[in-house]
Context: one part of a larger RNA
RNA sequence: UGGCGGGGGAGCACUACAAGGGGUGGAGCGUGCGGUUUAAUUGGAUUCAACGCCGGGAACCUCACCGGGGGCGACGGCAGGAUGAAGGCCAGGCUGAAGGUCUUGCCGGACACGCCGAGAGGAGGUGCAUGGCCGCCGUCAGCUCGUACCGUGAGGCGUCCACUUAAGUGUGGUAACGAGCGAGACCCGCGCCCCCAGUUGCCAGUCCCUCCCGAUGGGAGGGAGGCACUCUGGGGGGACCGCCGGCGAUAAGCCGGAGGAAGGAGCGGGCGACGGUAGGUCAGUAUGCCCCGAAACCCCCGGGCUACACGCGCGCUACAAUGGGCGGGACAAUGGGAUCCGACCCCGAAAGGGGAAGGGAAUCCCCUAAACCCGCCCUCAGUUCGGAUCGCGGGCUGCAACUCGCCCGCGUGAAGCUGGAAUCCCUAGUACCCGCGUGUCAUCAUCGCGCGGCGAAUACGUCCCUGCUCCUUGCACA
Numbered sequence: 001u002g003g004c005g006g007g008g009g010a011g012c013a014c015u016a017c018a019a020g021g022g023g024u025g026g027a028g029c030g031u032g033c034g035g036u037u038u039a040a041u042u043g044g045a046u047u048c049a050a051c052g053c054c055g056g057g058a059a060c061c062u063c064a065c066c067g068g069g070g071g072c073g074a075c076g077g078c079a080g081g082a083u084g085a086a087g088g089c090c091a092g093g094c095u096g097a098a099g100g101u102c103u104u105g106c107c108g109g110a111c112a113c114g115c116c117g118a119g120a121g122g123a124g125g126u127g128c129a130u131g132g133c134c135g136c137c138g139u140c141a142g143c144u145c146g147u148a149c150c151g152u153g154a155g156g157c158g159u160c161c162a163c164u165u166a167a168g169u170g171u172g173g174u175a176a177c178g179a180g181c182g183a184g185a186c187c188c189g190c191g192c193c194c195c196c197a198g199u200u201g202c203c204a205g206u207c208c209c210u211c212c213c214g215a216u217g218g219g220a221g222g223g224a225g226g227c228a229c230u231c232u233g234g235g236g237g238g239a240c241c242g243c244c245g246g247c248g249a250u251a252a253g254c255c256g257g258a259g260g261a262a263g264g265a266g267c268g269g270g271c272g273a274c275g276g277u278a279g280g281u282c283a284g285u286a287u288g289c290c291c292c293g294a295a296a297c298c299c300c301c302g303g304g305c306u307a308c309a310c311g312c313g314c315g316c317u318a319c320a321a322u323g324g325g326c327g328g329g330a331c332a333a334u335g336g337g338a339u340c341c342g343a344c345c346c347c348g349a350a351a352g353g354g355g356a357a358g359g360g361a362a363u364c365c366c367c368u369a370a371a372c373c374c375g376c377c378c379u380c381a382g383u384u385c386g387g388a389u390c391g392c393g394g395g396c397u398g399c400a401a402c403u404c405g406c407c408c409g410c411g412u413g414a415a416g417c418u419g420g421a422a423u424c425c426c427u428a429g430u431a432c433c434c435g436c437g438u439g440u441c442a443u444c445a446u447c448g449c450g451c452g453g454c455g456a457a458u459a460c461g462u463c464c465c466u467g468c469u470c471c472u473u474g475c476a477c478a
Stems, first nucleotide, its partner, number of pairs: 001478002003475003007472007016462002020426005027317008035308002043054002065303007075117004080111001087107003091103004121292002124290003130286001132281003135277003142181006149156002160173004186270005192237007201227002206224008240263001243257005319419001323378007335366003340359002344355004385416001390411007433453007
């Protein structure tokens, strides 16, 4: 100087507690991991910070694994070679298949893996040789420098103290005075207003046409016409403790109030310091060294990664009546679309099929959102709850659904009646509930990333538990 302490002080955090809401742990299933099994069940990741992670939803491919089959040596040298090299082929045998090889021959016309050396390639090894990128400390507030000063020196001071802040944020004090990286500022989105712009939107106001009605009037659709409203996307304004009161030191700032669409960082995101963890990745790529080099390289067929007596993580669906079923009715946003989205018509009970307009898209399509509302049925039952499992039939993608895909219909209807010890998430348009889009993608979503709809309870505290920051103290640690 650091680190540590079941030492002290101060401050802080829903990966802490408290107050509260919803779960997990029990069941079935999905998925990942361990284990076991296997010819192989390729490999990596293992407390937080491995385990729906490697964008890892593997039928072939992917693929690195296993079984089987086949192929490949730039360049140099040697053996061989016109008494014919390399290469190719009919038939037959071997074979999953194959002039791949073998038998027998034929074509071919100058090279040459039979040998030595050297290469290509390697998802072969080493993340304890590396670059790059990423996780965690860190939703942290720290890490340093210049000059001066103090100390023989390591080093200290500044960076300490009081108050304050989300913050080493600021104010005041002070042998310090300044400065840099970080914080903040900055950038993006959302919320209010204004301006600009109108082949989306509106009939708002006017005119015209068609249709409907209990029709002098009202409603629906289309056109002219117009950008007023909505919207879209570009610019600008707006918030600064600026105003008032109180607290504080007349400071920094804190509390309350007014005005305001919005307050005290408005809300959400991007951005993550000096460093540490020999953290993770040689299997994304790059790359040193080592290794294989006629196989550890390249290709093909089949299998495996999907095994199953078990253990664990994360999810989905439930155990029902604020629920289930049937019929009717209402309201989104983000996105995506060319060997793609596909309106509409026809066929089918459905999955789906046959045609096919429009759309490289504010113009067409995906696109009926669901929870919700209304009506009827069910009446507490393992049930009209629950849907696992299995049988039969049908459909789609794809060369191909046996191992091992998805969907539809009928039948079958399992466990499950709220889950021990323990444990997770969350402070507001949040949690919980509800559906939708998209990535992957030929097909396959209970996953990832987004989007909107409904919409709470509790706290406005504390340091008791878990941890973090600063000061201080002890130390047999470095």